[in-house]
RNA sequence: CAGGCGGGCCGGGCGAUCGCGGCUUUGGCCUUCGGGCGCAAAGCUGAGGAAAGUCCGCACUCCACAGAGCGCGGCGCCGGCUAACAGCCGGGCGGGGCAACCCGACGGCAAGUGCAACAGAGAGGUAUAUUGCCUGGGGCGCGCUUCGGCGCGUUCGUGGGCGAGGGUGAAACGGUGGCGUAAGAGACCACCGGCAGGGGCAGUAAUGUCUCUGGCCAGGCAAACCCCGCCGGGAGCAAGGCCAAGCAGGGCGAAAACAAGACGCGGCGUGGCGACACGACGCGGCUGGUUACGGGGCUGCUCGUUCCGUCAUUACGUCCGGGUAGGCUGCGCGAGGGCGUCAGCGAUGGCGCUCCCAGAUAGAUGAUCGCCGCCCAAUUCGUUGGGUACAGAAUGCGGCUUACAGGCCCGCCUGAAUA
RNA sequence: GGGCGAUUAGCUCAGGGGUAGAGCGGGGUCUUUACACGGCCUAGGUCGGGGGUUCAAAUCCCUCAUCGCCCA
Numbered sequence: 001c002a003g004g005c006g007g008g009c010c011g012g013g014c015g016a017u018c019g020c021g022g023c024u025u026u027g028g029c030c031u032u033c034g035g036g037c038g039c040a041a042a043g044c045u046g047a048g049g050a051a052a053g054u055c056c057g058c059a060c061u062c063c064a065c066a067g068a069g070c071g072c073g074g075c076g077c078c079g080g081c082u083a084a085c086a087g088c089c090g091g092g093c094g095g096g097g098c099a100a101c102c103c104g105a106c107g108g109c110a111a112g113u114g115c116a117a118c119a120g121a122g123a124g125g126u127a128u129a130u131u132g133c134c135u136g137g138g139g140c141g142c143g144c145u146u147c148g149g150c151g152c153g154u155u156c157g158u159g160g161g162c163g164a165g166g167g168u169g170a171a172a173c174g175g176u177g178g179c180g181u182a183a184g185a186g187a188c189c190a191c192c193g194g195c196a197g198g199g200g201c202a203g204u205a206a207u208g209u210c211u212c213u214g215g216c217c218a219g220g221c222a223a224a225c226c227c228c229g230c231c232g233g234g235a236g237c238a239a240g241g242c243c244a245a246g247c248a249g250g251g252c253g254a255a256a257a258c259a260a261g262a263c264g265c266g267g268c269g270u271g272g273c274g275a276c277a278c279g280a281c282g283c284g285g286c287u288g289g290u291u292a293c294g295g296g297g298c299u300g301c302u303c304g305u306u307c308c309g310u311c312a313u314u315a316c317g318u319c320c321g322g323g324u325a326g327g328c329u330g331c332g333c334g335a336g337g338g339c340g341u342c343a344g345c346g347a348u349g350g351c352g353c354u355c356c357c358a359g360a361u362a363g364a365u366g367a368u369c370g371c372c373g374c375c376c377a378a379u380u381c382g383u384u385g386g387g388u389a390c391a392g393a394a395u396g397c398g399g400c401u402u403a404c405a406g407g408c409c410c411g412c413c414u415g416a417a418u419a
Numbered sequence: 420g421g422g423c424g425a426u427u428a429g430c431u432c433a434g435g436g437g438u439a440g441a442g443c444g445g446g447g448u449c450u451u452u453a454c455a456c457g458g459c460c461u462a463g464g465u466c467g468g469g470g471g472u473u474c475a476a477a478u479c480c481c482u483c484a485u486c487g488c489c490c491a
Base pairs, nucleotide, nucleotide: 001415002414003413004412005411006410007409008408009407010406012372013371014370015369016368017367018366020046021045022044023043024042025041026040027039028037029036030035048390052401053400055399056398057397058396059395060236061235062234063233072232073231074230075229076228077091078090079089080088081087092106093104094103095102096101107227108226112225113224114221115220131165132162133161134160135159136158137156138155139154140153141152142151143150144149174192175191176190177189178188193217195214196213197212198211199210200209201208202207240329241328242327243326249320250319251318252317253316261286263284264283265282266281268279269278270277271276292310293309294308295307296306297305298304336355337354338353339352340351341350342349343348373388374387375386376385377384378383420490421489422488423487424486425485426484429443430442431441432440437474445461446460447459448458449457467483468482469481470480471479
């Protein structure tokens, strides 16, 4: 210098004007005096690396719940981290790359069951036999003959043995060499590969390595059922809690009545979710009189006037329970951020100091202008024009995944050149 | 904001590991004087996109997109 690999970070800056949400203070307005205000001003503050998808895991809240099992779902090499995880870190094994490095749902198919289209003889059973190899037998032909047969060739809807070669397929039951045989074949032998079991060594373990024994070999699929191990109740902040108009429901209330009782307070029993009702009891004072009385509208109030009513309803008042609209809360001091230090290879954790950092509810976080930065196009090299990503809080947090213009920094590998 | 479901021919839908169909619609033809009905034949598919598992994926798994439903 060229190409590549890995990690971390930023993701426009400054100024002016106008505007919006939140908090605090001050002032103003309203008030049932508790407070409230979509009034104003000042100060402070106001999106993200993914706020997204809602794919995992938690916190939190409500509901359900004796215990155990079955079922269902998820996860799956080993060790560690963590509140937890399908996440992260370290290691092992397998695969890719010359390398840096990257990728892997990576327990078990030698428990059981199942699947494998088409092709093929045969698709999993100590399977299969088309072609093929060997051999027995029968027929035919030729030759030889000591006439008993023998040899060669050919043929068969033929008997037996075989699994090496060809062929089919994604996949056909170890490989090479030898021995052996009628021909062959793990039938046997040696070496190699793979598997199972035992032992030694290293390692916490996964695993690696050495060795012995075995049968000759066990195929693929568990993102097929399943087996083994571990984990898991359900729903979700529109969860949940508090206050509570209006309408509907329920309880109680006074006032025409002529006589001896009515009222208040107190606890008790029964009924009712409750307001309250009924019953018995105790205590306390009170009346013997009045012609009207109660409620609503008009008004700020009185007077006045008017309407309705007077034993039981409506209206009215008051109380009660559930609770709609609506409001408040949940709701931001938290598994929190920054810096330093210690332990650890690391993820991470401990300690110290420091900071307070959005909380809207139809949803604020914006717009315009100027200068600068970056990119693209044109250029008379003076400039001019255009653009500046993905996106955007809604209970919070840890991850994963997906989208993203452009830029910065660090480490490493390979090749070439020069010294 | 939260919770679910669907996507296959022009339309409505089957198919849930073995190479994709049905009805309607389209085209041609027969029938009819002609049309309709009817009969026969026929075309039309990246199975929403991408990746993975598998010999093999519309189907199983992951991810993305679009559409729809429910919850005060």
Molecule: RNase P RNA; transfer RNA
Organism: Pseudomonadota bacterium